This is a predicted structure of a 259-nucleotide part of an RNA (large-subunit ribosomal RNA, domain VI) from a fermentation metagenome. Rfam family: Bacterial large subunit ribosomal RNA.

Context: one part of a larger RNA
RNA sequence: UGUUGGUGCCUGACGAGAAGGACCCUUUAGUACGAGAGGAACAGGGGUUCGCCGCCUCUAGUUUAUCAGUUGUCUGGCAAGGCAUUGCUGAGCAGCCACGCGGUAGUGGAUAAGAGCUGAAUGCAUCUAAGCUCGAAGUCAUCUUGAAAAAGAGGCACCCAUAGAACGCUCAUAAAUGAUGAGUUUGAUGGAAGUGGGGUGUAAGUACCGAGGUUCGCCGAGGUAUUCAGCCCGCACCGACCAAAGUUCUUUUGACGUC
Numbered sequence: 001u002g003u004u005g006g007u008g009c010c011u012g013a014c015g016a017g018a019a020g021g022a023c024c025c026u027u028u029a030g031u032a033c034g035a036g037a038g039g040a041a042c043a044g045g046g047g048u049u050c051g052c053c054g055c056c057u058c059u060a061g062u063u064u065a066u067c068a069g070u071u072g073u074c075u076g077g078c079a080a081g082g083c084a085u086u087g088c089u090g091a092g093c094a095g096c097c098a099c100g101c102g103g104u105a106g107u108g109g110a111u112a113a114g115a116g117c118u119g120a121a122u123g124c125a126u127c128u129a130a131g132c133u134c135g136a137a138g139u140c141a142u143c144u145u146g147a148a149a150a151a152g153a154g155g156c157a158c159c160c161a162u163a164g165a166a167c168g169c170u171c172a173u174a175a176a177u178g179a180u181g182a183g184u185u186u187g188a189u190g191g192a193a194g195u196g197g198g199g200u201g202u203a204a205g206u207a208c209c210g211a212g213g214u215u216c217g218c219c220g221a222g223g224u225a226u227u228c229a230g231c232c233c234g235c236a237c238c239g240a241c242c243a244a245a246g247u248u249c250u251u252u253u254g255a256c257g258u259c
Stems, first nucleotide, its partner, number of pairs: 005159006014146004020050007033038001051104005059098001061096002066091005071084005093234001106142004114134004160254001163250005168184005189243003194237003197233004205226005212219002
């Protein structure tokens, strides 16, 4: 764009996945069977492994958010910082993840090979010719998911100024851009502040102690106290303090044509 007013919700033709596979142990059972030697199976229970789906409580990895230590150099000194692969090193929440955790049944329909029933052609026989019953990890459903562009273009409800849409703006369960989704003052959408919960590991300043050095004036690594401090948080809660100002369009109950 079409389908022909708009909005919302559905149906499901037709597709995609299909999700379980294998093995071991146990029970059945030293049973059936067999002279003995030997030695099963159906059904049930437990587990392993390979896949598949999901998750992050635990364990592990990562964590160029973060905190700390430290080298060289620069900002006059301290403090606080810049650069050097994130300078290097230690630790590391959230998130993402596997090596971690959870789940991973069956049933039915029609059949194949095959097994049969009834049964003629062929007075018998015969699973087949008519008819009927079974029968597989295969097949079709049951399950998940896409789906009205299914041109046979579907259905239902509501609405037409008390109806809708787009742009803008704050965003994330979404994301390359579009799109999708949440919110837009009738508001908790994001931010700030606070609280909780976490990470690091005890800040600066001050006071005292102080190895050692000394030109005897002082200098001084380091330690202790203040101080489970200081700094920080992609989490949670709380909460209108800040930012979501606003703008435009469509619709005569539906014309026709063109793009």
The coordinates come from a structure-prediction model, not an experiment, and the mean pLDDT is 80.